This is a predicted structure of a 348-nucleotide part of an RNA (small-subunit ribosomal RNA, central domain) from an uncultured Bacteroidales bacterium. Its Rfam family is "Bacterial small subunit ribosomal RNA".

[in-house]
Context: one part of a larger RNA
RNA sequence: UUGGGUUUAAAGGGUGCGUAGGCGGCAUAUUAAGUCCGUGUAGAAAUGCCGGGGCUCAACCCCGGCGCUAGCAUAGAAACUGGUAAGCUUGAAUACGAAUGAAGUUGGAGGAAUGUGUGGUGUAGCGGUGAAAUGCAUAGAUAUCACACAGAAGGCCAAUUGCGAAGGCAUCUGACUAAUUCGAUAUUGACGCUGAUGCACGAAAGCGUGGGGAUCAAACAGGAUUAGAUACCCUGGUAGUCCACGCUGUAAACGAUGAUAACUAGCUGUUGGCUCAUUUACGAGUCAGUAGCACAGCGAAAGCGAUAAGUUAUCCACCUGGGGAGUACGACCGCAAGGUUGAAACUC
Numbered sequence: 001u002u003g004g005g006u007u008u009a010a011a012g013g014g015u016g017c018g019u020a021g022g023c024g025g026c027a028u029a030u031u032a033a034g035u036c037c038g039u040g041u042a043g044a045a046a047u048g049c050c051g052g053g054g055c056u057c058a059a060c061c062c063c064g065g066c067g068c069u070a071g072c073a074u075a076g077a078a079a080c081u082g083g084u085a086a087g088c089u090u091g092a093a094u095a096c097g098a099a100u101g102a103a104g105u106u107g108g109a110g111g112a113a114u115g116u117g118u119g120g121u122g123u124a125g126c127g128g129u130g131a132a133a134u135g136c137a138u139a140g141a142u143a144u145c146a147c148a149c150a151g152a153a154g155g156c157c158a159a160u161u162g163c164g165a166a167g168g169c170a171u172c173u174g175a176c177u178a179a180u181u182c183g184a185u186a187u188u189g190a191c192g193c194u195g196a197u198g199c200a201c202g203a204a205a206g207c208g209u210g211g212g213g214a215u216c217a218a219a220c221a222g223g224a225u226u227a228g229a230u231a232c233c234c235u236g237g238u239a240g241u242c243c244a245c246g247c248u249g250u251a252a253a254c255g256a257u258g259a260u261a262a263c264u265a266g267c268u269g270u271u272g273g274c275u276c277a278u279u280u281a282c283g284a285g286u287c288a289g290u291a292g293c294a295c296a297g298c299g300a301a302a303g304c305g306a307u308a309a310g311u312u313a314u315c316c317a318c319c320u321g322g323g324g325a326g327u328a329c330g331a332c333c334g335c336a337a338g339g340u341u342g343a344a345a346c347u348c
Stems, first nucleotide, its partner, number of pairs: 004319003007302002012316001014201004021194003025088002028085004033081002035077002038074004048066007091191001092188004096183005103177007114150008125136002162169002206247006216240001220236004258315006266293011297304002321348003330341004
């Protein structure tokens, strides 16, 4: 390389948009690049195959025939692929109506809890643990009442719920933005699918500048435990946790399952529409989601099973024994931390 694979054995890119490229619906005419066919040319010899012969046989050698895909030229064919022309409506999109949601951005509002401050009541403990101690407290703590301030997070509702491309998203409310679904027509007329490079987004932690700082809490300090205890437990506590702007670009970024399209028994929930019936709360059907079973089939099994890991098609990504190693070197990116790309010797 071919082949075979990628839920869990090695292997799906974190996610989207999209360039090149690859692939692409129905039907007509035409063309003849691919394709097919005829003829010519070329296809050296040896080798190969078939027949025969020579060395005692064979290997080996000799003779004859066949074959020698490809290439080039030329006469044709027109189903398929491609090109061109003019069409179609089923794919795709747009318009219209309705609906949905924790989708996003940015303002405003409110309550509980926590902490702190001030004042009142009140007196000797509080706190913490397996038990304690460190700690706090007669300079009046803990508890309790009132007022004030601060920052962060959103109880119940809440769910096998919903939305989003993924990361993710939850108090109430305004504005702006985006999306999806359904319905019945109309419009465009293949405008589609995928997508190397690229661009954008991308949890947490971390970094830069400036704010903020209630809680919690790496580091750190102390108290315990212990043989020790650089831990688990306790008392404190700084970065950080929050906001704005900029960077970082990674995660068990998981459904460990790429995207799109088609096909292949059923049953039971549930979310959002619509249509029928009905008849007063139970149905039937149909789209789009989201769950639980299960036939066929698949699978090494576990299991998957119309939301496929079944049966097919197109495109992309990735894998090829373990360790060395996601390391070294180089390159690119980054303020740094580091990231991306990514070996070999050696060894089993």